[in-house]
RNA sequence: GGCGCAGUAGCUCAGUGGCUAGAGCACUUGAUUGCAAAUCAAGGGGUCCCGUGUUCGAACCACGGUUGCACCU
Repeated sequence: GGCGCAGUAGCUCAGUGGCUAGAGCACUUGAUUGCAAAUCAAGGGGUCCCGUGUUCGAACCACGGUUGCACCU
């Protein structure tokens, strides 16, 4: 330099152009307990990597950029 895949919550990841963007774990509060763990209930937390475009409508499609990983040279 070329090519492919990936970037969504603190972490690991789902998500077929239209529901309100979700799950598990973690975190906070409460219940329970002598205290804690476990369990149960409730809750907080998101610029969907960045920009532009297509579309009535974009996490999702197109183009450019960027970071990581693998491969080719």
A computed fold for a 73-nucleotide RNA from Hysterangium stoloniferum, annotated as transfer RNA. Its Rfam family is "tRNA". Its family is annotated with triplet codon-amino acid adaptor activity in the Gene Ontology. From the family's description: Transfer RNA (tRNA) molecules are approximately 80 nucleotides in length. The prediction has a mean pLDDT of 82.